A computed fold for a 344-nucleotide part of an RNA from a Spirochaetota bacterium, annotated as large-subunit ribosomal RNA, domain IV. The source organism's lineage runs through Bacteria, Pseudomonadati and Spirochaetota. The full RNA is in RNAcentral, with records from ENA.
[in-house]
Context: one part of a larger RNA
């Protein structure tokens, strides 16, 4: 020096990103116990006192015993007196507590091996599909799961206890329904035209015409769903404005004008796990507070089941404050154990 411990004057978080670590609390009994609350809780809230041993007294409950008692014994309570130590749950084991805020209701689950959480799940809510050979899923298929279930059931999606609520927009995308019109495939259809050549024309030839058959091309017409179209639907995907003016100080604008839109953000909340400017401004707490709490609203860029706002209880969650306590620190010291190191 490293690791593991013990003790420490005075102070007591001044340490530090942060009380990390350590200290402290701890058991039993008695007293006592707030806000809030879903009336269950919160609660072991908080806080306070007592605890050994000896003598004596008084009840209580049980066992045994007896004819009934007496007696014996077990447990536990209370009163009085006394006594020892620094200390009586004498060792060990054995909650620190409170206030406020955020998030998530809760118990649970998770990154085996850097993350346990505010993430996942959850009961509850909503939408949607599915009438049973169900939908959905696995399999090429037979078949199987769903289910030996039957819409109070099963699948999918979102939300996430509870309380109060959940506004406007269907123009786009999706889904559902509709069928008049437009468009539209294969197929049907076959107008028309092409190739070939028996034959004919041509003095031979070159060349021309050209039936039937066969082959290939092919217009009109017909032709479903879909798409266009018409409606509905947002707890479907999603979206939820700008400029100008105006009141008898000023300021502001209940009010008016205008442009655009499918509709222009309602309730509630708001410098927030969201606020750039920003350490916003005011108040509280501190001697002093970029954090914290309460307000304000100018919301760069909250907002209603990608849920909004609250909320008792709960949390090895996160943040701020306080009491207690301490070697975290001022500031270090001593001791013990195990290593390292030096000598042999």
């Nucleotide at each position: 020096c490293u690791c593991g411990c013990g003790u420490u004057a005075a102070g007591g978080a001044a340490c530090u990103c942060g009380g990390c670590a350590a200290a402290a609390u701890a058991c039993a009994c008695a007293c006592g116990u707030a806000a809030c609350u879903u009336a269950g809780g919160g609660a072991g809230a908080a806080g306070u006192g007592u605890g050994g041993c000896c003598u004596u007294c008084u009840g209580u409950a049980g066992a045994u015993g007896u004819a009934a008692a007496a007696g014996u014994u077990u447990a536990g309570a209370g009163g009085a007196g006394g006594u020892u130590g620094c200390a009586g749950c004498g060792a060990a084991g054995a909650g620190g507590c409170c206030c406020a805020a955020g998030c998530g209701a809760c118990u649970g689950u998770u990154u085996a091996u850097c993350a346990a959480a505010a993430a996942c799940a959850c009961a509850g809510g909503u939408c949607u599909c599915u009438g049973c050979g169900a939908a959905u899923c696995g399999g090429u298929g037979a078949c199987g799961a769903g289910a030996c279930g039957u819409a109070u059931a099963g699948g999918g999606a979102c939300u996430g206890a509870c309380a109060c609520c959940u506004g406007c927009c269907c123009g786009g995308u999706g889904c559902u329904g509709g069928a008049a019109g437009g468009u539209u495939a294969a197929g049907a259809g076959g107008a028309g035209g092409u190739g070939u050549u028996a034959g004919c024309c041509g003095u031979a030839a070159a060349g021309g015409c050209g039936a039937a058959g066969c082959a290939g091309c092919g217009a009109a017409u017909u032709g479903a769903a879909g798409c266009c179209c018409c409606a509905g639907u947002a707890a479907a995907c999603g979206g939820c404005g700008g400029c100008c003016g105006u009141a008898a100080c000023u300021a502001u604008a209940a009010c008016g004008g205008u442009c655009c839109u499918a509709a222009g953000g309602u309730a509630g909340c708001g410098a927030a796990a969201u606020u750039c400017c920003u350490u916003g401004u005011c108040g509280g707490g501190u001697a002093a507070g970029u954090u914290c709490c309460g307000a304000c609203c100018c919301g760069c860029a909250c907002g209603a089941a990608u849920g909004g706002u609250g909320u008792a209880a709960c949390g090895a969650c996160u943040u701020g404050g306080g009491c207690g306590c301490u070697g975290u620190c001022u500031c270090a010291a001593c001791g013990c154990g195990a290593g390292g190191c030096c000598c042999g």